This is a predicted structure of a 75-nucleotide RNA (transfer RNA) from a Candidatus Azambacteria bacterium. The source organism's lineage runs through Bacteria, Bacteria candidate phyla and Candidatus Azamiibacteriota. The prediction has a mean pLDDT of 80. Its Rfam family is "tRNA". The family's RNA type in Rfam is transfer RNA.
RNA sequence: GCCCCUAUCGUCUAGCCUGGUCUAGGACGCAUGGUUCUCAUCCAUGAAACUCGGGUUCAAAUCCCGAUGGGGGCA
Numbered sequence: 001g002c003c004c005c006u007a008u009c010g011u012c013u014a015g016c017c018u019g020g021u022c023u024a025g026g027a028c029g030c031a032u033g034g035u036u037c038u039c040a041u042c043c044a045u046g047a048a049a050c051u052c053g054g055g056u057u058c059a060a061a062u063c064c065c066g067a068u069g070g071g072g073g074c075a
Stems, first nucleotide, its partner, number of pairs: 001074007010028004020058001030046005051067005
């Protein structure tokens, strides 16, 4: 330098191919409450995310272009 894969709550991950509404869902963790003499467990509730810029569209996490970060291959 060229090519391929990849980026979503604090962490891991579903959803992307096939655009749609109704809270972007789940697990762990965290916070509050309940249970308990206390802690743990268990139960309930809650906060928390689409890498960035642009485009297409009535509508974009999802499609298109570019950039950046990460991983891999070739030279």